[in-house]
Context: one part of a larger RNA
RNA sequence: CUGGGCGUAAAGGGCGCGUAGGCGGACCUGCCAGUCAGAGGUGAAAUCCCGGGGCUCAACCUCGGAACUGCCUUUGAUACUGUAGGUCUUGAGGACGGGAGAGGGUCGUGGAAUUCCCAGUGUAGAGGUGAAAUUCGUAGAUAUUGGGAAGAACACCGGUGGCGAAGGCGGCGACCUGGACCGUAUCUGACGCUGAGGCGCGAAAGCGUGGGGAGCAAACAGGAUUAGAUACCCUGGUAGUCCACGCCGUAAACGAUGUCGGCUAGACGCUGGGCAGCAAGCUGUUCGGUGUCGGCGCUAACGCAUUAAGCCGACCGCCUGGGGAGUACGGCCGCAAGGUUAAAACUC
Numbered sequence: 001c002u003g004g005g006c007g008u009a010a011a012g013g014g015c016g017c018g019u020a021g022g023c024g025g026a027c028c029u030g031c032c033a034g035u036c037a038g039a040g041g042u043g044a045a046a047u048c049c050c051g052g053g054g055c056u057c058a059a060c061c062u063c064g065g066a067a068c069u070g071c072c073u074u075u076g077a078u079a080c081u082g083u084a085g086g087u088c089u090u091g092a093g094g095a096c097g098g099g100a101g102a103g104g105g106u107c108g109u110g111g112a113a114u115u116c117c118c119a120g121u122g123u124a125g126a127g128g129u130g131a132a133a134u135u136c137g138u139a140g141a142u143a144u145u146g147g148g149a150a151g152a153a154c155a156c157c158g159g160u161g162g163c164g165a166a167g168g169c170g171g172c173g174a175c176c177u178g179g180a181c182c183g184u185a186u187c188u189g190a191c192g193c194u195g196a197g198g199c200g201c202g203a204a205a206g207c208g209u210g211g212g213g214a215g216c217a218a219a220c221a222g223g224a225u226u227a228g229a230u231a232c233c234c235u236g237g238u239a240g241u242c243c244a245c246g247c248c249g250u251a252a253a254c255g256a257u258g259u260c261g262g263c264u265a266g267a268c269g270c271u272g273g274g275c276a277g278c279a280a281g282c283u284g285u286u287c288g289g290u291g292u293c294g295g296c297g298c299u300a301a302c303g304c305a306u307u308a309a310g311c312c313g314a315c316c317g318c319c320u321g322g323g324g325a326g327u328a329c330g331g332c333c334g335c336a337a338g339g340u341u342a343a344a345a346c347u348c
Base pairs, nucleotide, nucleotide: 003320004319005318006317007302008301012316014201015200016199017198021194022193023192025088026087027086028085029084030083031082033081034080035077036076037075038074039073040072041071042070049065050064051063052062053061054060091191092188093187094186095184096183097182098181103177104176105175106174107173108172109171110154114150115149116148117147118146119145120144121143125136126135162169163168206247207246208245209244210243211242215241216240220236221235222234223233258315259314260313261312262311263310266293267292268291269290270289271288272287273286274285275284276283277282278281297304298303321348322347323346330341331340332339333338
């Protein structure tokens, strides 16, 4: 390169927005660039192929043919692609009317619990474990009652519930704000899909500056356990966990399954709307989401199965034996930690 692949064997980018590019709905008309056909020119020789000839054969040499899959000019064809013009509404978007939701941000606010402080009652233990000890307590602990302070998280509701592109989001209220869904079929009229680079978002830990610090708790200290115990258990405990601003940019960032569209049996739940019927709760139906089971089909099997891993199309990313190695070197990024891009020798 040609292929074959990417749920679990190597392989889907963590997620989105979007540039170039690639691809692109229905109908009509013009053009004829791509495309197709005819003709002409060219495509040196040698080589390759076919037929013949010459060295005793062959290699080799030689003659003829074919071929040189190409390019150019010209004449035509116009289905498809392209291009120009026109039309359309089913793709896409807008308007209007609705309801759902832990979607995001800011401010405020509530109760339970925990710890600490003050005071009352009260007295010898409490705590902890497999058992203990370290620890706390007669300077009055634990327990209990009243009062106060602080920080963090929101029991029940709560659910194979909901929302979000992903990361993720959960007390209550107000304000600001994003998206999706349903209905009407009112408007625009292909305005679309994907997306190399790029830009943005991105759990936890970590970093910088300043604050905060109740509980928890790397490190650390002590007590146990043990042959040892740099652990598991216990008593303490600092970063951190929290807030603001700025970095980092990773993950089993997982559905280990890229995005979009079309097509292909069903059954039973949950959830958000609409319509109809009977009637205040069911039934039927329709659109969106989320689950379980299951058929065709697919799969190495497991399994997937209208939320496909089925049958197709468009575009992107990625894989190509194991180790060396997601490492070295170099580049870029970062305050650093490090991230990203990414080999080879050697070896099996």